[in-house]
RNA sequence: GCCCGAGUGGCGUAGUGGUAGCGCAUCCGACUCGUAAUCGGAAGGUCGUCGGUUCGAAUCCGAUCUCGGGCU
Repeated sequence: GCCCGAGUGGCGUAGUGGUAGCGCAUCCGACUCGUAAUCGGAAGGUCGUCGGUUCGAAUCCGAUCUCGGGCU
C1' cells in the first nucleotide's frame, strides 16, 4: 500500500429497511429478625464520526476514525 471483519446503555451482545431488544451490573420495592439468594419494577442508547439514497436507515451506498486478521 491492497483486501476482509468488527464498532449498538457501565460491561457482554441481538436486531440485515418500518416502535433499538436481552443478560449482567446500578437504583427502588416485595420477601427476611437482618444480609445474601429469589421475585417485581425503574433508569440508562439519538447505534464510532460525517455525508448520501429512501416516505422511512443500526440496517443500503460513499468518505473517514479506531481495533483485529490476511496479502505483498

Predicted 3D model of a 72-nucleotide RNA (transfer RNA) from an Actinomycetota bacterium. The source organism's lineage runs through Bacteria, Bacillati and Actinomycetota. It matches the Rfam family "tRNA". It is annotated as a transfer RNA. The sequence is in RNAcentral, with records from ENA. Model confidence (mean pLDDT): 83 of 100.